[in-house]
């Protein structure tokens, strides 16, 4: 310089093709259990989705532009 994948909660991630109220496992928090801890239970918190605009009655998703990672070419 061109093309291709990734970007969602602390972590790791599914959901995008086929728009319609954000889920899951770990981790955290607070209660039961336990002399205590750890384990197991039971509830909670916590992300508006990389940023911008854009289509739409509605965008994580569809479109287009731009960052960061990463692979391939040349």
């Nucleotide at each position: 310089c061109g093309g291709g994948g990734c970007g969602u909660a602390g972590c790791u991630u599914a959901g995008c093709c086929u728009g319609g109220u954000a889920g899951a496992g770990c981790g955290c928090u607070a209660c039961c259990u336990u002399a205590g801890g750890g384990a197991g239970g039971u509830a909670g918190a916590g992300g508006c989705c990389g940023c911008u605009g854009g289509u739409u009655c509605g965008a994580a998703u569809c479109c287009a532009g731009u960052c960061g990672c990463u692979c391939c070419g040349a």
Transfer RNA from an uncultured Verrucomicrobiota bacterium, 74 nucleotides, folded computationally. Rfam family: tRNA. It was read from a public genome assembly.